[in-house]
Predicted 3D model of a 1513-nucleotide RNA (small-subunit ribosomal RNA) from an uncultured prokaryote.
Its Rfam family is "Bacterial small subunit ribosomal RNA".
RNA sequence: AACGAACGCUGGCGGCGUGUUUAAGACAUGCAAGUCGCACGGGGUAUUUUGGUAUUUAUAUUGGAAUAUUCUAGUGGCGCACGGGUGAGUAACAUGUGAAUUACAUGCCCUUCAGUGGGGAAUAGCCCAGGGAAACUUGGAUUAAUACCCCAUGGUAUCGCAAGAUUAAAGGUGGCCGCAAGGCUGCCGCUGAAGGAUUGGUUCGCACCCUAUCAGCUUGUUGGCGGGGUAAUGGCCCACCAAGGCUACGACGGGUACCUGGUCUGAGAGGACGAUCAGGCACACUGGAACUGAGACACGGUCCAGACACCUACGGGUGGCAGCAGUCGAGAAUAAUUCACAAUGGGGGCAACCCUGAUGGUGCAACGCCGCGUGGAGGAUGACGGUCUUCGGAUUGUAAACUCCUGUCAUCUGGGAGUAAGCCUUGUUCGUUAAUAGCGUGCAAGGUUGAUAGUAGCCGAAGAGGAAGGGACGGCUAACUUCGUGCCAGCAGCCGCGGUAAUACGAAGGUCCCAAGCGUUGUUCGGAAUUACUGGGCGUAAAGCGUGCGUAGGCGGCGGGGUAAGUCAGAUGUGAAAUCCCGGGGCUCAACCCCGGAACUGCAUCCGAUACUGCCUUGCUAGAGUAAUGGAGGGGCAUCUGGAAUUCACGGUGUAGCAGUGAAAUGCGUAGAUAUCGUGAGGAACACUAGUGGCGAAGGCGAGAUGCUGGACAUUUACUGACGCUGAGGUACGAAGGCUAGGGUAGCGAACGGGAUUAGAUACCCCGGUAGUCCUAGCAGUAAACGGUGCUCGCUUGGUGUGGGAGGAUUCGACCCCUUCCGUGCCGGAGCUAACGCGUUAAGCGAGCCGCCUGGGGAGUACGGCCGCAAGAAUGAAACUCAAAGGAAUUGACGGGGGUCCGCACAAGCGGAGGAGCAUGUGGCUUAAUUCGAUGCAACGCGAAGAACCUUACCAAGGCUUGACAUGUAUUGCUAAGCACGUGAAAGCGUGUGACCCUUCGGGGACCUUACACAGGUGCUGCAUGGCCGUCGUCAGCUCGUGUCGUGAGAUGUUUGGUUAAGUCCAGCAACGAGCGCAACCCCUGUGAAUAGUUGCCAGCACGUAAUGGUGGGGACUCUAUUCAGACUGCCCAGGUCAACUGGGAGGAAGGUGGGGAUGACGUCAGGUCAGUAUGGCCCUUACGCCUUGGGCUGCACACGUACUACAAUGCCCAGUACAAUGAGAACCGAUACCGCGAGGUGGAGGAAAUCUGCAAAACUGGGCCCAGUUCGGAUUGGAGGCUGCAACUCGCCUCCAUGAAGUUGGAAUCGCUAGUAAUGGCACAUCAGCUACGGUGCCGUGAAUACGUUCCCGGGUCUUGUACACACCGCCCGUCACAUCAUGGAAGCCGGUCGCACCCGAAGUGCCUGCGUUAACCCGCAGGGAGGCAGGGUCCUAAGGUGUAACUGGUAACUGGGAUGAAGUCGUAACAAGGUAGCCGUAGGGGAACCUGCGGCUGGAUCACCUCCUUU
Repeated sequence: AACGAACGCUGGCGGCGUGUUUAAGACAUGCAAGUCGCACGGGGUAUUUUGGUAUUUAUAUUGGAAUAUUCUAGUGGCGCACGGGUGAGUAACAUGUGAAUUACAUGCCCUUCAGUGGGGAAUAGCCCAGGGAAACUUGGAUUAAUACCCCAUGGUAUCGCAAGAUUAAAGGUGGCCGCAAGGCUGCCGCUGAAGGAUUGGUUCGCACCCUAUCAGCUUGUUGGCGGGGUAAUGGCCCACCAAGGCUACGACGGGUACCUGGUCUGAGAGGACGAUCAGGCACACUGGAACUGAGACACGGUCCAGACACCUACGGGUGGCAGCAGUCGAGAAUAAUUCACAAUGGGGGCAACCCUGAUGGUGCAACGCCGCGUGGAGGAUGACGGUCUUCGGAUUGUAAACUCCUGUCAUCUGGGAGUAAGCCUUGUUCGUUAAUAGCGUGCAAGGUUGAUAGUAGCCGAAGAGGAAGGGACGGCUAACUUCGUGCCAGCAGCCGCGGUAAUACGAAGGUCCCAAGCGUUGUUCGGAAUUACUGGGCGUAAAGCGUGCGUAGGCGGCGGGGUAAGUCAGAUGUGAAAUCCCGGGGCUCAACCCCGGAACUGCAUCCGAUACUGCCUUGCUAGAGUAAUGGAGGGGCAUCUGGAAUUCACGGUGUAGCAGUGAAAUGCGUAGAUAUCGUGAGGAACACUAGUGGCGAAGGCGAGAUGCUGGACAUUUACUGACGCUGAGGUACGAAGGCUAGGGUAGCGAACGGGAUUAGAUACCCCGGUAGUCCUAGCAGUAAACGGUGCUCGCUUGGUGUGGGAGGAUUCGACCCCUUCCGUGCCGGAGCUAACGCGUUAAGCGAGCCGCCUGGGGAGUACGGCCGCAAGAAUGAAACUCAAAGGAAUUGACGGGGGUCCGCACAAGCGGAGGAGCAUGUGGCUUAAUUCGAUGCAACGCGAAGAACCUUACCAAGGCUUGACAUGUAUUGCUAAGCACGUGAAAGCGUGUGACCCUUCGGGGACCUUACACAGGUGCUGCAUGGCCGUCGUCAGCUCGUGUCGUGAGAUGUUUGGUUAAGUCCAGCAACGAGCGCAACCCCUGUGAAUAGUUGCCAGCACGUAAUGGUGGGGACUCUAUUCAGACUGCCCAGGUCAACUGGGAGGAAGGUGGGGAUGACGUCAGGUCAGUAUGGCCCUUACGCCUUGGGCUGCACACGUACUACAAUGCCCAGUACAAUGAGAACCGAUACCGCGAGGUGGAGGAAAUCUGCAAAACUGGGCCCAGUUCGGAUUGGAGGCUGCAACUCGCCUCCAUGAAGUUGGAAUCGCUAGUAAUGGCACAUCAGCUACGGUGCCGUGAAUACGUUCCCGGGUCUUGUACACACCGCCCGUCACAUCAUGGAAGCCGGUCGCACCCGAAGUGCCUGCGUUAACCCGCAGGGAGGCAGGGUCCUAAGGUGUAACUGGUAACUGGGAUGAAGUCGUAACAAGGUAGCCGUAGGGGAACCUGCGGCUGGAUCACCUCCUUU
């Protein structure tokens, strides 16, 4: 885009079309083929007339004759073979197209010619008599014809050499003349012949679906001779003879299917289809058969058989809608039991006319196409309502209302067509004729014919009045918001939406698209270059046969001649009409219809052209081949020979081990192994040479010699003369493994046995070991049979190796060198390629031929046939299922990959922790509650810099409800605060008392009461968020602009070589620059200087004290705190690319970042925090809010983390004694003094601080202890006290006395630290009433050891490599088993369908034979006979049926095989990294399973080393 459509929602009108696609299922009812009286005899009716009977007439009845507009059963003629329906069958001369018919027919029609003479016998009907329920039928008598028969004639036809023989017919009806007989004449007929036209029969060329898992088919088959038959050819049929005919250009078989013009689609080529219309064919309930006829083997005819249905009196009959309507059924689905012959057409008829479900109309259905309408213009307060909202507004929206108009369609009224041509009557012209009859033709007048239909169209009337929906709105794809829902409900064409903020579900508002329709479903074509003719591919994506030889076929070098098949040009015929296209015309337009043109790309014939192709012929040598010369080679086959090594046997020497592994064990060995020497046996393989070296078609080929033998190459002339290339089928060869038979067996070694490893180990490792590996003769025919690259030919820049040969130059001769041919490699240009890469050995540019591919899985499976001894090989599907599977490359991440660098990462050291006790945190358990959060590193002395109440979020109990707190509005009161009382655990509740401030006197403020908005929430979501923080990591990285490279993702820069702590710097480089990081700038500290000296300092001067910078004074020093200086690889030496820099040195307080701190790039972890605060959404609202008391967070079989104290002598105890810094202090620090053993108390000088407050301790000196559970250790417990605080019971700290536990240096595993560091000692502070602080944050004192080094562990950076990972290895992923669902294969059988063969039976019927029965026409010599016919009988063929047996194809089936799918099942871990045993291919064996092992092969294997080659210098 389309449709004979269907379904859902909706539906105003008209025109033109279309309408059982399914059950070729079954059919009630009506109609669809009749007509002719001008073929015939009757009958009926009417009129006239006549006779008889009855009767009084009228009349009734019966018979005859005539006439007739007329009706008619039957005989006869024509028609019924057309028209109409359907598409079952048919793969065919059925159809289409073009030919042929000297091989034919043709009723009616046209033309022409000739004729139409004479006779005869019957038979329907009618009548009579029977049978039957009916359908129908039997017998007898009688009758006509355009029915039938005979004779005559014979132009025609047949037979025959000829003569000759045989061979037809029908009349009817008008007119005139006539007494009649008869004559003339018109029309319609009849017979024969010729021709035409039309229609048909038959034959042939070409075209004409799928299937090879259909490869061979055929016996009347193929042909001939002779007959028969037919309208006619012909095996069409028959007898005989011959053995042919068809087939890979697809026979035969199977499946499907009416064919065509055309229709739909498409740019076209094509593809799909074959409704309506038109041409052809076939069929008519199913099967068979003939008759009649011009024509049928006949839709509304006959006979038979069968199925079905109906009637029946049970004896027997009847029927055929795939004609028009209609019914049932089936189905998703398809209409009226309508009107008319008015028109067109058909049949009959002289005609009038009759018939016609053909046809013309109407009806039903939005089924399709086309047209029209549902109103138009104005109209802003941008109304109401709806929706959204940032609350301002926006939008619906000029939309509505409202105002002014119009009148299509529908409605009503009125009038109202065309489609009609003919026909009849009368008159008349002309023709025919003897005629003015008649008939025909034309004209005139009159009459008459319309189903549609009172329709179309026209006039008028009224009123915006009666007339809009469907789908969509995440992307594709035009169109977005809110609410509801919460992986539910649902959506979905593909991708995919939905797990609490859904533009994707449902609803609403809005928007978009189309519109009397809109969507959905189905189907076809397109897009799809996705079967590629136009117009594709095959190294790695699917795809080159394992390799050669070769048949058919396809293709084929140069020149001449011929021919004209292909090819090209012209002409003729045909290519039906309709359709399509163009032009025009008619319906108001359009759809639709009409006219004309073009077209129908085709086929056939004729005449030309001859370049190319073909064919015939004649030449040539460039392709191909032959001969000659020559060298190279693991080419093949056979025979023979050789040495090294392994193993075994024997002998000698010799003694305890050997062997094996990661480590072991099994195994061998004191019966003497291993080792070693000698001798021997036997089999297999051939070290080094050896090389991207050689040979071969491939597989493959490696000791030596001999024989036989194939091929390639080079050189040179000679010869043949296109002999060529490819190659479907075919045929030969074809690694390893395997099979058969016979040998052989040293080593190795599937299976197997044992030992290990392991969770297991049917494996990897080890010890043994059978087939096999070897030979001979066969089979098999596969591999990652790979260059993953078919063969052949030609063309197209180069460089450099190597193997074989020839030539040149040179040389004494060579080598080196140059040229060239054939092989074999690497690098690389153009070009090609998706990229990787290929690149004269093409994957480039061309030609020829073959093979193969068409999404993944199912599956190289099943079935079938073929091959094989088997294993199996080759050929090779479908159902079903998925939306991917795959290639190359990129960036990451990862690796039990590699290189390199760094880090207290290891190592070297020091000290810990893990063991004990206690403190603290966590888990778990417990509980009414033990609130919550943090959970590897990066939670666990964390939030918490301080839980007895409070805190507090938890629990129990008691209470409050505008609330403990904020704002606003309205309201009460002048109340408030405070005080007192009762109750109570308190909160609270209740009662009483009390009577605020300002004022301009209006009121205002504060407060109370009540009510409403609202408050409140440590309720949820850190996976909705902000902010902040942790971590990788103070690691050196992360990026950008421009340029360049690449189709692109991306790359380059940022890589490389050095160097650094550093992407720090230098050099190089298609890069050049820049940013965030690094470093530096900042702070502290180490040296000095300047300035300034109080509360700090005191050298010198002075005073003073028991003593003290105490005082005067001083600024020198220390110190304080501000500003400077200083350090920059600056200098020297060495190394270095003489670059960065590195090593050493000098000077210096300090040296290479001097030490420390602050400082944390892009990002990662959906890391942490909604319980610090903030915040979206959701939730609670007499409670999930608020208050109070008490309890809990402190609970204890246990486990873990972090600390403290120790275990002691480098120690503990006692005594003496020296030296700090940071910092804090007013509800605070608190001195001297006094009391207390002490904690502490009393007291209060001084201090808002360089002024006052506070003992530094370890160290040092002296003494004691003497290695012990101690003079170590201090837990625990008892007692007595102190302090804080409303309050120390749960549940604080401190002191004293007493008690005196574990613990004697800590398993596996593990932590920190590189110098003022570790270790060790004390001091201060925050929080705080007090304290669980042994924690945290700081300060100062004392003050080490060690670092060879980077192999290893861990982490990180960088480069590279592999990858099937990208949620990124905590990844991915394989197979068995179990469960569920689905489709499918096999299968004993069971049930169908189709078809073959054999046999039986055999209806009807044609032919043939017979015909003793029977018989009108003709013949005879006539009671009869003959000819001919008929009944009957027989026979051939044969439908249906039956029996048996094959084949093909379906359905179903116990059981069974694998397959696919499924959210979390089980077992392992096979693959992807070197995937932890590299993987894979073929084959064989084994095993729960992935798999393992043997043999051979491949790289589509990582890594390291070596070799070779290449590139650069």